A computed fold for a 688-nucleotide part of an RNA from Candidatus Roizmanbacteria bacterium RIFCSPLOWO2_02_FULL_40_13, annotated as large-subunit ribosomal RNA, domain II. It was read from a public genome assembly. Taxonomically the source falls in Candidatus Roizmaniibacteriota (Bacteria, Bacteria candidate phyla). Model confidence (mean pLDDT): 81 of 100.
Context: one part of a larger RNA
RNA sequence: GUCAGCGAGUGUCCGGAGAUUGCAUGUUUAACCACUUUUUGUGGGAAGGCGUAGCGAAAGCAAGUCUUAAAAGGCGAUUUUGCAAUUUCCGAACGACCCGAAACCAGGUGAGCUAACCAUGAGCAGGGUGAAGCCCCGCGAAAGCGGAGUGGAGGCCCGCACCCGUUGCCGGUGAAAAGGCAUGGGAUGACUUGUGGUUAGAGGUAAUAUGCCUAUCGAACCUGGAGAUAGCUGGUUCUCCCCGAAAUAUAUUUUGGUAUAGCCUCUUGUUUUAUUCAUGGGGUAGAGCUACUAGAUGAUUUCAGGAGCCUUUGGCGACUGGAACCAACUAAACUCCGAAUACAUGAUGUAAUGACAAGGGAGUCAGUCCUACCGGGAUAAGCCGGUAUGGGCAAAAGGGAAACAACCCAGAUUCCCAACUAAGGUUCCUAAAUGAUUUUUUAGUGGAAAAGGCCGUUUGUUUUCCAAUACAGCAGGUAGGUUGGCUUAGAAGCAGCCACCCUUUAAAGAGUGCGUAACAGCUCACCUGAAUAGCCCGCUUUGCGGGAGGAGAACAGGCGCCGAAAAUGAACGGAGCUUAAAUUAUCUACCGACGUUGGAAGUAAUUUAUUACGGUAGGGGAGCAUUCUGUUUUCGAUAAAGGUAAACUGUAAGGUUUGCUGAAGGAAACAGAAGAGAGAAUGCUGAC
Numbered sequence: 001g002u003c004a005g006c007g008a009g010u011g012u013c014c015g016g017a018g019a020u021u022g023c024a025u026g027u028u029u030a031a032c033c034a035c036u037u038u039u040u041g042u043g044g045g046a047a048g049g050c051g052u053a054g055c056g057a058a059a060g061c062a063a064g065u066c067u068u069a070a071a072a073g074g075c076g077a078u079u080u081u082g083c084a085a086u087u088u089c090c091g092a093a094c095g096a097c098c099c100g101a102a103a104c105c106a107g108g109u110g111a112g113c114u115a116a117c118c119a120u121g122a123g124c125a126g127g128g129u130g131a132a133g134c135c136c137c138g139c140g141a142a143a144g145c146g147g148a149g150u151g152g153a154g155g156c157c158c159g160c161a162c163c164c165g166u167u168g169c170c171g172g173u174g175a176a177a178a179g180g181c182a183u184g185g186g187a188u189g190a191c192u193u194g195u196g197g198u199u200a201g202a203g204g205u206a207a208u209a210u211g212c213c214u215a216u217c218g219a220a221c222c223u224g225g226a227g228a229u230a231g232c233u234g235g236u237u238c239u240c241c242c243c244g245a246a247a248u249a250u251a252u253u254u255u256g257g258u259a260u261a262g263c264c265u266c267u268u269g270u271u272u273u274a275u276u277c278a279u280g281g282g283g284u285a286g287a288g289c290u291a292c293u294a295g296a297u298g299a300u301u302u303c304a305g306g307a308g309c310c311u312u313u314g315g316c317g318a319c320u321g322g323a324a325c326c327a328a329c330u331a332a333a334c335u336c337c338g339a340a341u342a343c344a345u346g347a348u349g350u351a352a353u354g355a356c357a358a359g360g361g362a363g364u365c366a367g368u369c370c371u372a373c374c375g376g377g378a379u380a381a382g383c384c385g386g387u388a389u390g391g392g393c394a395a396a397a398g399g400g401a402a403a404c405a406a407c408c409c410a411g412a413u414u415c416c417c418a419a420c421u422a423a424g425g426u427u428c429c430u431a432a433a434u435g436a437u438u439u440u441u442u443a444g445u446g447g448a449a450a451a452g453g454c455c456g457u458u459u460g461u462u463u464u465c466c467a468a469u470a471c472a473g474c475a476g477g478u479a480g481g482u483u484g485g486c487u488u489a490g491a492a493g494c495a496g497c498c499a500c501c502c503u504u505u506a507a508a509g510a511g512u513g514c515g516u517a518a519c520a521g522c523u524c525a526c527c528u529g530a531a532u533a534g535c536c537c538g539c540u541u542u543g544c545g546g547g548a549g550g551a552g553a554a555c556a557g558g559c560g561c562c563g564a565a566a567a568u569g570a571a572c573g574g575a576g577c578u579u580a581a582a583u584u585a586u587c588u589a590c591c592g593a594c595g596u597u598g599g600a601a602g603u604a605a606u607u608u609a610u611u612a613c614g615g616u617a618g619g620g621g622a623g624c625a626u627u628c629u630g631u632u633u634u635c636g637a638u639a640a641a642g643g644u645a646a647a648c649u650g651u652a653a654g655g656u657u658u659g660c661u662g663a664a665g666g667a668a669a670c671a672g673a674a675g676a677g678a679g680a681a682u683g684c685u686g687a688c
Base pairs, nucleotide, nucleotide: 001688002687003686004685005684006683011094012093014091015090016089017088018087019086020085021084022083023082026050027049028048032044033043034042035041054061055060064075065074066073067072097235098234100232104225105224106223107222108221109220115199116198117197118196119195120194121193122192123191124189126158127157128156129154133150134149136147137146138145139144162186163185164184167182168181169180170179201217203213204212205211210219238623239622240621241620242619243618248261249260250259251258252257262364263363264361265360266359267358268357269356270355271354272352276347277346278345279344280343286337287335288334293331294330295329297327298326300324301323302322303321304320305319308316309315310314367393368392369391370390371388372387373386374385375384376383398409399408400407413601414600415599416598418597419596420595424591425590426589427575428574429573433588435587436586437585440582446577452562453561454560456559457558458557459556460555461554462553463552464551465550466549474529475528476527477526479503480502481501484498485497486496509524513522514521535547536546537545538544539543602613603612604611605610606609624677626674627673628672629671630670631669632668633667634666635665642661643660644659645658646657647656648655649654
């Protein structure tokens, strides 16, 4: 892991509600007694319980009573009910659906491991060092000092046995529930060790490590209290039918629990509810403010103060404060005003699995995304909160969005075949127009992104010039006062500052740029020339007017371009697409869903012809199967149960039959009672 078996709402008593039954001239016996076919039944047994009357704290009174001086008021009566048994659901007490702690307490068992101690024994190769003491020699007055020898001390040194366990590697379903190899520490001592003994869990022992006390130690183990408790996790077994939530409020040593309400369901009863109309009150949105209160900007006028200044009986005056008035404003805690909705009442309404009331049973109290509007945050978050008769998911399948709980479309009773559509689509993948008319785009934009930028392209608007020759290009001119004044070493159009005139002219700036040390030089503005655009219409015709056309300027719109750097290759789902298969506008056709329509069937409700039937938690209803019991039938050695295979059958749980196997007990109907249904619990036992 698989298979098989076992494995979880049970029992007692009490209480509430429903169903059924009995009695109601209320109902019912308990203990106990007698009899009996001796295990139950029959008969007795009215004590007691509930009911028949309530009110009051009570005495008590009584269809009334209590408070009270009374009135008034509270509770009750005025007629409705009851009791018992069985059973179903729920509640209380108990282990109370099952499994699961760590722990607590009691009584015992342990020092054959290990810790310490006691008693009595045992062990320690070899080598090194050479303390005290003693003796001898020398020196010395002595004390003593020096030297040689002897001696053999030491928690001394090196190092076996022995004890330990430093470092590394191996091992790590080991050879081993702590080891192996190499290396290492002690090795006459606070050494090691045998045997016997002592100390016991609220304890012992401990050179203290919370260490050790039999592979167990921040309190051993065994048995018991005991099914401790577990607001926690996991699990909780057959089928079909109807309805169908919540993730909120309040409270809580409360926030992952619970109680009451809200929302669901069932029963009974009542008759409303939705809609529409009418009538009401309001002070929100908006709006307004010389209509109040409060705020706030600017101008004017005016009052008071006033640094300072002056020409001082005084004048001017930056600035400060107040008031008036004008203009344009602001307000959740402003209102002269003022909706839509909503709400209330009345009528209407006969549609609704509607509304309301009482009673039985719940679940829910972690929600989530989207839309709109708010608060927090950074006008961040797939962020944290809030509001909404919001929408969905949760508890909703189907089609679309490539894939995608929450987005768009749409709510699946079951089956069948087509048709019509929704969102979304119609080149191919891929069902359906490579449809029609039209615009734009060249960027694969489409098919990711900002500020900002674009002489990309397209559309429009306004405006200037054009035969007295436009724009561009070509040729020529571009002067004088003057080197303007200042500044400066210099400053001559052109470092800088100031001014920016006059003249000659067809035109030419006191100079647009390059350039020079400063000049010079080149150029531009401006002017001239040649050459170029040649049309149409009308009229009062060497001309005038209008249009088309040409040349610019400005602005606006559409599409596009740049801005654009990330880690496997990934920004149309892919192939691929350029007068499109992109894009703008319009139109027609088609495809497209479990939607709708058609046919058949089931269940439920009633109005007998319609309607309804997605569903988690959960409520309600109807059934299937298993074991046993009772009654009545019935099968079986001419083969029961069980096993196995197949066929048939029922909406499902299931049922029936036949073959083979098997070898002695079964089955049906109607009732009754439950050890009554397994795939999950790191479930338990066994097998493989």